[in-house]
Context: one part of a larger RNA
RNA sequence: GAUGAACGCUAGCGGCAGGCCUAACACAUGCAAGUCGAGGGGUAGAGGCUUUCGGGCCUUGAGACCGGCGCACGGGUGCGUAACGCGUAUGCAAUCUACCUUGUACAGGGGGAUAGCCCAGAGAAAUUUGGAUUAAUACCCCAUAGUAUAUAGAGAGGGAUUCCUUUUUAUAUUAAAGUUCCAACGGUACAAGAUGAGCAUGCGUCCCAUUAGCUAGUUGGUAUGGUAACGGCAUACCAAGGCAAUGAUGGGUAGGGGUCCUGAGAGGGAGAUCCCCCACACUGGUACUGAGACACGGACCAGACUCCUACGGGAGGCAGCAGUGAGGAAUAUUGGUCAAUGGGCGCAAGCCUGAACCAGCCAUGCCGCGUGCAGGAUGACGCAUCUAUGGUGUGUAAACUGCUUUUGUACGGGAAGAAACCCUGCCACGUGUGGCAGAUUGACGGUACCGUAAGAAUAAGGAUCGGCUAACUCCGUGCCAGCAGCCGCGGUAAUACGGAGGAUCCAAGCGUUAUCC
Numbered sequence: 001g002a003u004g005a006a007c008g009c010u011a012g013c014g015g016c017a018g019g020c021c022u023a024a025c026a027c028a029u030g031c032a033a034g035u036c037g038a039g040g041g042g043u044a045g046a047g048g049c050u051u052u053c054g055g056g057c058c059u060u061g062a063g064a065c066c067g068g069c070g071c072a073c074g075g076g077u078g079c080g081u082a083a084c085g086c087g088u089a090u091g092c093a094a095u096c097u098a099c100c101u102u103g104u105a106c107a108g109g110g111g112g113a114u115a116g117c118c119c120a121g122a123g124a125a126a127u128u129u130g131g132a133u134u135a136a137u138a139c140c141c142c143a144u145a146g147u148a149u150a151u152a153g154a155g156a157g158g159g160a161u162u163c164c165u166u167u168u169u170a171u172a173u174u175a176a177a178g179u180u181c182c183a184a185c186g187g188u189a190c191a192a193g194a195u196g197a198g199c200a201u202g203c204g205u206c207c208c209a210u211u212a213g214c215u216a217g218u219u220g221g222u223a224u225g226g227u228a229a230c231g232g233c234a235u236a237c238c239a240a241g242g243c244a245a246u247g248a249u250g251g252g253u254a255g256g257g258g259u260c261c262u263g264a265g266a267g268g269g270a271g272a273u274c275c276c277c278c279a280c281a282c283u284g285g286u287a288c289u290g291a292g293a294c295a296c297g298g299a300c301c302a303g304a305c306u307c308c309u310a311c312g313g314g315a316g317g318c319a320g321c322a323g324u325g326a327g328g329a330a331u332a333u334u335g336g337u338c339a340a341u342g343g344g345c346g347c348a349a350g351c352c353u354g355a356a357c358c359a360g361c362c363a364u365g366c367c368g369c370g371u372g373c374a375g376g377a378u379g380a381c382g383c384a385u386c387u388a389u390g391g392u393g394u395g396u397a398a399a400c401u402g403c404u405u406u407u408g409u410a411c412g413g414g415a416a417g418a419a420a421c422c423c424u425g426c427c428a429c430g431u432g433u434g435g436c437a438g439a440u441u442g443a444c445g446g447u448a449c450c451g452u453a454a455g456a457a458u459a460a461g462g463a464u465c466g467g468c469u470a471a472c473u474c475c476g477u478g479c480c481a482g483c484a485g486c487c488g489c490g491g492u493a494a495u496a497c498g499g500a501g502g503a504u505c506c507a508a509g510c511g512u513u514a515u516c517c
Base pairs, nucleotide, nucleotide: 001516002515003514005513006512007511008510009509012369013368014367015366016365017364018362019361020327025325026324027323029322030321031320034069035068036067039066040065045060046059047058048057049056050055076280077279078278085205086204087203088202089201090200091199092198095197096196100193101192102191103190104189105188106187108142109141110140111139118131119130120129121128122127148173149172150171151170152169153168154167155166156165157164158163178185179184206252207251208250213243214242215241218240219239220238221237222236223235224234225233255277256276257275258274259270260269261268262267282303283302284301285300286299305316306315307314308313333359335358336357337356341355342353343352344351345350372403373402374401375400382394383393384392385391386390409453410452411451412450413449417444423438424437425436426435427434428433429432461506462505463504464503465502466487467486468485472501473500474499475498476497482489483488
């Protein structure tokens, strides 16, 4: 000098930031991922008309169900990991990429189911069985198609080995979906882009040699399988290799970086907040779906723990936001709003969003402001001290006089953040897009800010004073009580202990402790 700090004493305000470093310990409760009726069938209900009181018709229509997209983002944590994990620089002639953009071409015909609804059951529950019946942008079949895929072949150019680009022949294989009828939104194939991801490689990346040898899919080859893709990635066979004193193997510790602290620098230390990457989601394992996961609020299995039970069987996962217990020196509200920014779905209106924006708590830090200003004496009182009829210090300090009103209090006014979407009107043309104008929308918040009024009024402490180190005397104590970072002080004149007066340094803080330079 610094800190995600803690503790002691003290405390007026504001702005901006930060806030479980310990038990990746266990969690009550609420919320944190939905959306689309312009994909589909369609119900309860509501309103109206009618009725022979059984019902019928019209309008509207939640929840649930099938289907699509999203749930792989956003948010959390740092257990593991010494590794191509990260950083940096390259490569993929070994790769994929939903939504988005651009371009080309296309969308013909048919079929069988299944949820829901209805009927009948089982179970304490979670849940579940059978029958009948029905729809789709769900599923399947046929047709059509090449710059797609596969196989076989021919030509040209190029390269870095397998190859790449391009021209061409033959055979075979694979598409589609409608809603609504003004328009609009969608569907399929291929190519290109953008974005995102995967893989490989050079270099860098902590401590211990009181860890010296390690290795059997191990190292390489062939073949096959698998993958989006290369590869011992996997399997079979063959060979006997591969790594290591330039530190293999083993052990310990640890997420990495941008950055942060310190320092003149070189270095040393750290990895909170914010950003990028990685890993994880009660513990271990596994795959499914999907463009993308081996998936925090999905599935299955095993385990530990907790809960319900009618004992037959079931349910759960806060390292999301709040909050609780525990641990600890120690770390906050079971708050408001989607107004803005962003995300998901939707043509849109809109819905959802503990992301986000705000508010609450905490001197935890940084910064700013205030606690008044001017005058006022050969200097009040009090207190302290001395060489004591007196002097010195506190000290212009107080009283007293004048002034100001930051802040606080009272009253009044009062934002920016909002531009849009949508709607209405107008204009332009390339006729479905764009532009212009109007109107609408604020959680924070009656907040910030501004004005007026009265009144010095509402506001100072902490540590230290032997040397290092700025600041000294008196009293008490008497190697006691005690102090102390080091040297050391205290045994009767202690500037070092305790109190007082005075002084010094910082100041809404001041000291102590811990850690780093």
Small-subunit ribosomal RNA, 5' domain from an uncultured bacterium, 517 nucleotides, folded computationally. The full RNA is in RNAcentral, with records from ENA, Greengenes and SILVA.